[in-house]
Molecule: transfer RNA
Organism: Pedinophyceae sp. YPF-701
RNA sequence: GCUCGCUUAGCUCAGUCGGUAGAGCGACAGGCUGUUAACCUGCAGGUCAGCGGUUCGAAUCCGCUAGUGAGCG
Numbered sequence: 001g002c003u004c005g006c007u008u009a010g011c012u013c014a015g016u017c018g019g020u021a022g023a024g025c026g027a028c029a030g031g032c033u034g035u036u037a038a039c040c041u042g043c044a045g046g047u048c049a050g051c052g053g054u055u056c057g058a059a060u061c062c063g064c065u066a067g068u069g070a071g072c073g
Base pairs, nucleotide, nucleotide: 001072002071003070004069005068006067007066010025011024012023013022019056028042029041030040031039049065050064051063052062053061
């Protein structure tokens, strides 16, 4: 330098065919307990990497940029 993949909550990841963004773990609060842990209940947490385009509507389609991984030279 060329090609391919990945980027979504604090972490690990779903999200099908474009139509109100989710799970587990973790955090926080409460219950339970002599206390802690475990267990139970509740709650919060998102610029869907960034910019632009297509569309009535984009995490999802297209382009560019950035980061990261792999292959080739």